[in-house]
RNA sequence: AGAGUUUGAUCAUGGCUCAGGAUGAACGCUGGCGGCGUGCUUAACACAUGCAAGUCGAGCGAAGCACUUUGGAAAGAUUCUUCGGAUGAUUUCCUUUGUGACUGAGCGGCGGACGGGUGAGUAACGCGUGGGUAACCUGCCUCAUACAGGUGGAUAACAGUUAGAAAUGACUGCUAAUACCGCAUAAGACCACGGUACCGCAUGGUACAGUGGUAAAAACUCCGGUGGUAUGAGAUGGACCCGCGUCUGAUUAGGUAGUUGGUGGGGUAACGGCCUACCAAGCCGACGAUCAGUGGCCGACCUGAGAGGGUGACCGGCCACAUUGGGACUGAGACACGGCCCAGACUCCUACGGGAGGCAGCAGUGGGGAAUAUUGCACAAUGGAGGAAACUCUGAUGCAGCGACGCCGCGUGAAGGAUGAAGUAUUUCGGUAUGUAAACUUCUAUCAGCAGGGAAGAAAAUGACGGUACCUGACUAAGAAGCCCCGGCUAACUACGUGCCAGCAGCCGCGGUAAUACGUAGGGGGCAAGCGUUAUCCGGAUUUACUGGGUGUAAAGGGAGCGUAGACGGCACGGCAAGCCAGAUGUGAAAGCCCGGGGCUCAACCCCGGGACUGCAUUUGGAACUGCUGAGCUAGAGUGUCGGAGAGGCAAGUGGAAUUCCUAGUGUAGCGGUGAAAUGCGUAGAUAUUAGGAGGAACACCAGUGGCGAAGGCGGCUUGCUGGACGAUGACUGACGUUGAGGCUCGAAAGCGUGGGGAGCAAACAGGAUUAGAUACCCUGGUAGUCCACGCCGUAAACGAUGACUGCUAGGUGUCGGGUGGCAAAGCCAUUCGGUGCCGCAGCUAACGCAAUAAGCAGUCCACCUGGGGAGUACGCCGGCAACGGUGAAACUCAAAGGAAUUGACGGGGGCCCGCACAAGCGGAGGAACAUGUGGUUUAAUUCGAUGAUACGCGAGGAACCUUACCCGGGCUUAAAUUGCAACCGAAUAUGGCGGAAACGCCAUAGCUAGCAAUAGCGGUUGUGAAGGUGCUGCAUGGUUGUCGUCAGCUCGUGCCGUGAGGUGUCGGCUUAAGUGCCAUAACGAGCGCAACCCUUGCCGAUAGUUACUAACAGGUCAUGCUGAGGACUCUGUCGGGACUGCCAUCGUAAGAUGUGAGGAAGGUGGGGAUGACGUCAAAUCAGCACGGCCCUUACGUCCGGGGCUACACACGUGUUACAAUGGGGGGUACGGAGGGCUGCUACCACGCAAGUGGAUGCCAAUCCCAAAAACCUCUCUCAGUUCGGAUUGAAGUCUGCAACCCGACUUCAUGAAGCUGGAUUCGCUAGUAAUCGCGCAUCAGCCACGGCGCGGUGAAUACGUUCCCGGGCCUUGUACACACCGCCCGUCAAGCCAUGGGAGCCGGGGGUACCUGAAGUGCGUAACCGCAAGGAGCGCCCUAGGGUAAAACUGGUGACUGGGGCUAAGUCGUAACAAGGUA
Repeated sequence: AGAGUUUGAUCAUGGCUCAGGAUGAACGCUGGCGGCGUGCUUAACACAUGCAAGUCGAGCGAAGCACUUUGGAAAGAUUCUUCGGAUGAUUUCCUUUGUGACUGAGCGGCGGACGGGUGAGUAACGCGUGGGUAACCUGCCUCAUACAGGUGGAUAACAGUUAGAAAUGACUGCUAAUACCGCAUAAGACCACGGUACCGCAUGGUACAGUGGUAAAAACUCCGGUGGUAUGAGAUGGACCCGCGUCUGAUUAGGUAGUUGGUGGGGUAACGGCCUACCAAGCCGACGAUCAGUGGCCGACCUGAGAGGGUGACCGGCCACAUUGGGACUGAGACACGGCCCAGACUCCUACGGGAGGCAGCAGUGGGGAAUAUUGCACAAUGGAGGAAACUCUGAUGCAGCGACGCCGCGUGAAGGAUGAAGUAUUUCGGUAUGUAAACUUCUAUCAGCAGGGAAGAAAAUGACGGUACCUGACUAAGAAGCCCCGGCUAACUACGUGCCAGCAGCCGCGGUAAUACGUAGGGGGCAAGCGUUAUCCGGAUUUACUGGGUGUAAAGGGAGCGUAGACGGCACGGCAAGCCAGAUGUGAAAGCCCGGGGCUCAACCCCGGGACUGCAUUUGGAACUGCUGAGCUAGAGUGUCGGAGAGGCAAGUGGAAUUCCUAGUGUAGCGGUGAAAUGCGUAGAUAUUAGGAGGAACACCAGUGGCGAAGGCGGCUUGCUGGACGAUGACUGACGUUGAGGCUCGAAAGCGUGGGGAGCAAACAGGAUUAGAUACCCUGGUAGUCCACGCCGUAAACGAUGACUGCUAGGUGUCGGGUGGCAAAGCCAUUCGGUGCCGCAGCUAACGCAAUAAGCAGUCCACCUGGGGAGUACGCCGGCAACGGUGAAACUCAAAGGAAUUGACGGGGGCCCGCACAAGCGGAGGAACAUGUGGUUUAAUUCGAUGAUACGCGAGGAACCUUACCCGGGCUUAAAUUGCAACCGAAUAUGGCGGAAACGCCAUAGCUAGCAAUAGCGGUUGUGAAGGUGCUGCAUGGUUGUCGUCAGCUCGUGCCGUGAGGUGUCGGCUUAAGUGCCAUAACGAGCGCAACCCUUGCCGAUAGUUACUAACAGGUCAUGCUGAGGACUCUGUCGGGACUGCCAUCGUAAGAUGUGAGGAAGGUGGGGAUGACGUCAAAUCAGCACGGCCCUUACGUCCGGGGCUACACACGUGUUACAAUGGGGGGUACGGAGGGCUGCUACCACGCAAGUGGAUGCCAAUCCCAAAAACCUCUCUCAGUUCGGAUUGAAGUCUGCAACCCGACUUCAUGAAGCUGGAUUCGCUAGUAAUCGCGCAUCAGCCACGGCGCGGUGAAUACGUUCCCGGGCCUUGUACACACCGCCCGUCAAGCCAUGGGAGCCGGGGGUACCUGAAGUGCGUAACCGCAAGGAGCGCCCUAGGGUAAAACUGGUGACUGGGGCUAAGUCGUAACAAGGUA
């Protein structure tokens, strides 16, 4: 940093998609270790259980316990004993005192307002930022000053009684305090009153002195202190106010009654409508009020080059909330998460009377969900509460556990190792890949495992983490790799399977039998303890454009003007300093980010320092620019005066031409209309024509890319009223200007309302035509309407598809209206201002094009656009009488839609040209019979292919068997043929017969081998390699061929033009058979084609001369080049010449054309052939051959016999023979050319009517033969189904062949069908051609050949010409076509699916309003009761959560039916659009 995707290709527009980064993620596959982080985004859903806020005995009383003390009682060891007792350890109980390290409850103090959670609500002074409080409060803490004297009465605990199931009380009695209450004191404080001084932006504040008034305190002690009261100051924390900033919707435009302000009062820590009474009627709003939706805000986080965009998890700041709603109490602080009261919902307990509860604290449970952890350890550290402290408490916190959820780090081994092992995959079978990879050898030990040692974190003690981090040792390559992708984008390819199936896919798109795109495998690429997918955000996207876009034609200029708010604004001077610039100060929390260091082995992570935090505020300066202000100027703008131009507007009047109608005349049979007709009019007199009249509408010529107007628009003439522009002048004003959201006005046609008018024209409608139909195009009629007046409508391709205004930027040439100057003045020239056109430079543009009338260069303001469809639709609102207009979506759906230009193709577009294309001719086909091919039908089979031109006498240049591929039947299975290699056996084959359709099978004989023999065999068996297929695919192919077309085209190199596809060249003019040439020319050359070169034919020459020839010489014959001979001639070969528009005339620049021109055998490529450019038709052929793939293998192979390919109601193509006299038949008689011949052609002779047969000769051929050429001449027939025609059929034969039944040809005799020149239509041919006549050859035993390929003989007619049909070439034009008109494409209907509007209604939701009711609670009031009193109880009032009722509005779901819309390979009907699309 870009890429893919619209096209045949191109450029630009424009959307869609991808590559990047990120996440509190989830899902799929996989999973070794560690560190640091992080973990309910959904149900602010409901919660079992445990814990999360206590502490102080140095405030207090009491109880219990232990010890102690005093006293008492009881028991009583021991010792002594006089046995009476004494002593009295010890134990127990009671009492008193003290102590305690204890325990739980109570009074009291402090703390439960912090810490922790969540994001429901909130669009707000909630948050952020900066200020203010002269309008405030502040416990604990710090500092300072001054104090603490002396009394009093209660109450809980406790005891007793009592209610209740319980929770919880009630009553009586006792008691303490740092609990509570008076009194005293008052430096100071506060309040009230008046005063003085100073200060402030206002209310006001500060200081000082005076008078009057008010309120304090608590003790404990280890004697160090701690605690208390008052006041002031500080610190901290809070409260309130203000400036600025803070999402979307106008299809939410008006909102608001405590509302806005004032006065008095109340309330608060404090200001304030915060509350109340009265007064006034304000206040907010297009700079977006109100309403609706969404939403905690920020530091920051993600992304981005930045500007921005998105987010608001974790960490930090603020706010709000704590089951829902309301309320206050206490307190320094709350309207209070683990407090209270009430109401609602829910859950639990209950003895049914009543009670209890609140995990959005930490764990955990259920539920929801794609989805989110342990009912862990510890107060060791950091911090918090209480305490003097020890200490207690602390799910804050520190740690551990779980999860690859994220980031970071490490490992899964390293070196050597070629026979390139095996396996696997593939293969052209040779190999190649996996691959130094493995094995194998050597080495190492990070992690994990085992053992030993063992911290810091802790200042004296105290360690949850934890025997953790870390260190050391021994040991084993062991325990540790997957995921995605491999058609392009995008790195990475093969095989098999599948066969538009299964499937893939982010976009384009893959898959219909050779899939690098599906599935699997091998291989490869990428990342790696992860990899992919999904979701979301930014980026790419300059695709909302501030940076940084556009609007003539791609989406987009409002139909036009006037003008409000707003925005912007001429020249020069002074002042101010709001914007602006610079400096300074404060702030911009920390964390984060960047830079530099440092610490964990590194990194992530953490620590330190610096920077940045682009902002806000204050302050000091500056004065260029903007702004404000003062006073000026005249170049912008306007006014005045003079002048001319104009379809500018409105009103009134008036004119002629024409159409129609009416009246009258003339006149007669048609008129009218069309492509052609008909409807219509007309003998009741039309049309036509003459005269007169009526009426309405429009104004020919002039008339013009002429004029005027803002646009719409305006056209006979005259008059009146009236607007604007222009020129000249420069007298006046002095920036008065430009644009213009809303607003107002104007606004074609059609349409609407009321009233007129109505000639022509003419929707609707009717009729006639056309047509398959014709609700159209054409024709005949014809009503609204068109016209006028008044009032609506408010839209148009309202277009220059181009908003208005200003300035600047080469020219040329018209035209309209003015002015100036010059000249010889109806004119011309030069110049200037204002309009209106064309061409054109620079520049711009995607191109087309625009180009002083910009789409150029700049400025100001407005309007509008952001993919196509859905849709200018729906809903809502506004306007309208209605029609309808304005505003104006979404769901859903597609990957395009669209612009300009290019190359083709096409056109019922145009121009030019050619061709037996038409025309002019000649002869045919189409009718008949037959032959042949095809279709169809039939069949066991009628083998297969070819099917418009370009299949159909085609493959086939020759199907009786064979061929043969088809059918039936019978055989064979390594095979009919080729047979290689290996193994085994082996010395080694002839004849005859039978069965059978044959193939084949069987038998016999002789000989041989093996075996004692029976018997077996006499080239065989097995394996392997390898056959065969006319089976499929010509849409996998090679080769070959047809066709356009022997048409004149098709291209390239360099240059030039174009952003490019492409163009130029190759176009233009002339010419040619020709892109053949010439001229011109940003082209110059070249290639494949054309032409020529090649063959043949036509003339001549040279040369050669056998089998050809024979003039001269000679010989010979009945006759003949028969013979010698010759090389003259013909001829046959070879080699040359000749023809080139070369010469002449005319025309033309030339190329060239023309000429009954000359010459010449031949004259303008002489005739004919071969030769077929780039390409088109997925044209034909797998059945000529070859070949990939697939398929068959006792058969889809192969052999044999027979049948079939030859069928036959029919249809078509190609031919033959005819229909006759230009002929048939008989007879006679010349001249050819080109071919063929030994399994052959056969002379000649004989026989046969003949086909032919039997002999026999020559020739492997310029020698012999086929071989008779037919035409021609003559005789006859005389117009008829014939002496035409010969089909069909009968009989008899011949030949070929193994064999002529299906199914051959020929001969003779006999028979003698249709047919008398052929409808629509159609084919060939332009000269030695058509027509006509015969001859030959290939294939071949024979032949269905009338076919095909050649050869010669005789030998015409016609072409004015290019309008038309067909085909083709070139140029041009249009195109929505590019599979290219056999194209594309529209709408209804029918079917399925999807979303959506309307809809009788039905069901919810949130908010507001009105009324009723109204808990708790604050406040207020208060006669009865209590109290001496203070006061209290009770009651009442106001407000109010909640509840109820009601009518509206808003919003969602659903609904019979209904409307259109979208999508969906092959449905129906037409053909609307694209070409002049057939009616632009």

About this RNA: Small-subunit ribosomal RNA from a metagenome, 1480 nucleotides, folded computationally. The RNAcentral record of the sequence draws on SILVA.